[in-house]
RNA sequence: UUCUUAUCAAGAAAGGUGGAGGGUAAGGCCCUUUGAAACCUUAGCAACCCUUAAAAAUUAAGAAGGUGCUAAAUCCGAUCGCUCCUAGGCGAUGAGAUAAGUC
Numbered sequence: 001u002u003c004u005u006a007u008c009a010a011g012a013a014a015g016g017u018g019g020a021g022g023g024u025a026a027g028g029c030c031c032u033u034u035g036a037a038a039c040c041u042u043a044g045c046a047a048c049c050c051u052u053a054a055a056a057a058u059u060a061a062g063a064a065g066g067u068g069c070u071a072a073a074u075c076c077g078a079u080c081g082c083u084c085c086u087a088g089g090c091g092a093u094g095a096g097a098u099a100a101g102u103c
Stems, first nucleotide, its partner, number of pairs: 003101006013042005021031003027076002043070003048066002050062004074095001078093006
């Protein structure tokens, strides 16, 4: 970096360094000097891989290890369709994130 599959309305933060941005993209809205991003330490969440149960399917339990995550639904969103009180609601697709595999 390509592709495939699964999931994405739940859950879980303190401290240190740092010093102005951050939330994927227009726009909206929001967070932030009462300290953004990033990095480090410790803690936690979850259960994809994993472990155990005869354990392949499936199910249940677990959390040593590999990842991931710890404001807001993936914050809302773009396109199409349905509905429509024109405010909104629902579904599909797209985009993105994570995991496992794969070129």
This is a predicted structure of a 103-nucleotide RNA (SAM riboswitch aptamer (S box leader)) from a Saprospiraceae bacterium. It matches the Rfam family "SAM riboswitch aptamer (S box leader)". Rfam describes the family as follows. The SAM riboswitch is found upstream of a number of genes which code for proteins involved in methionine or cysteine biosynthesis in Gram-positive bacteria. The coordinates come from a structure-prediction model, not an experiment, and the mean pLDDT is 80. Lineage of the source: Bacteria > Bacteroidota > Saprospiria > Saprospirales > Saprospiraceae. Of the family's consensus pairs, 97% are formed in the model. The sequence was found by an Rfam model in a public genome assembly.